Background: The RNA shown here (Lysine riboswitch aptamer) has 156 nucleotides and comes from a mouse gut metagenome. The RNAcentral record of the sequence draws on MGnify.

RNA sequence: GAUAGAGGCGCGGUAGCCAAGAGUAGCUUUGAAGACGCAGCAGGCAAUGCCAAAGCGAAAGGGGUCGCCGCCGAGGCCGCAGAAGGGUGCUUGAACUUUUGUGCGCCGGGCCGGGGGAUAAGAUCCGUCGGACUGUCACUUAGGUGGAGCGCUAUC
Numbered sequence: 001g002a003u004a005g006a007g008g009c010g011c012g013g014u015a016g017c018c019a020a021g022a023g024u025a026g027c028u029u030u031g032a033a034g035a036c037g038c039a040g041c042a043g044g045c046a047a048u049g050c051c052a053a054a055g056c057g058a059a060a061g062g063g064g065u066c067g068c069c070g071c072c073g074a075g076g077c078c079g080c081a082g083a084a085g086g087g088u089g090c091u092u093g094a095a096c097u098u099u100u101g102u103g104c105g106c107c108g109g110g111c112c113g114g115g116g117g118a119u120a121a122g123a124u125c126c127g128u129c130g131g132a133c134u135g136u137c138a139c140u141u142a143g144g145u146g147g148a149g150c151g152c153u154a155u156c
Stems, first nucleotide, its partner, number of pairs: 001156005008072001010071005016065003026056006041093006075107003078103008108134002111131004116126003136147004
């Protein structure tokens, strides 16, 4: 240098089904209102109209389950640069989502707890702090201690 592997509630993607979203948004009828409301946030313009009752009544993102697929920096996050996008219409700014590139950037792994954010949400995800556990290597007074995947093991 090349090839092949290992960690385990291991990582990610995807179809079906299911719950929730939600009796919500929206639509129709009736009443009523007259600028108080108005679509993720803050403005501007235009259009529209808040509210109550009755009837009808979704969807997306996210999640669970099981199967399949690709894998073991798997993947996730952060910064910088670019492109596209959504929701009454147009427009400005910031934010958000997707995607491309970039950095010898950070994190071995899952679990539990604190507090924070996203979200309809006790689900789930993200990052942060702490805890024990676990895999790996090194050291060791053999009790344990420490490091990081740019690592470890095997073969050539």